[in-house]
RNA sequence: UUACGAUAAAGGCAAACCCUGGGCAAUCAGGGGACGCAAAGUAAAGGAUCUUUCAAUGGAUGUGAGGUAAAGACGCAUGGAAAUGCGUCUCUCCUCCUAAAAAAGAUAGCCUUACUGCCGAA
Numbered sequence: 001u002u003a004c005g006a007u008a009a010a011g012g013c014a015a016a017c018c019c020u021g022g023g024c025a026a027u028c029a030g031g032g033g034a035c036g037c038a039a040a041g042u043a044a045a046g047g048a049u050c051u052u053u054c055a056a057u058g059g060a061u062g063u064g065a066g067g068u069a070a071a072g073a074c075g076c077a078u079g080g081a082a083a084u085g086c087g088u089c090u091c092u093c094c095u096c097c098u099a100a101a102a103a104a105g106a107u108a109g110c111c112u113u114a115c116u117g118c119c120g121a122a
Stems, first nucleotide, its partner, number of pairs: 004120002012037002017032006035109001041115003045112003048107006058097003062094001064093003071090008
């Protein structure tokens, strides 16, 4: 010096939660408070997670609206039966849920990475 990390020494940071303030939000700052941390120091470079916007897709439902040619299913009416007629669904839009991709942001106490750093046992 590098690697490494001791029931060592001197110290350091500060989770959840509470209060105040900023932010649409994730969350951030200050104060209190300690779950823990050998980088729990700094940095959004690469991932990951979270938030906001937009919205593909897939579903649900309604005394909603608009379509209904054929065919199919269900219900009702007529009929001895065959069958006929009407309505609903199999369509579209609206409503609600889902939320891909994309954009913008957040998180360094999620991981990788980069830089810096106290001490010196094994």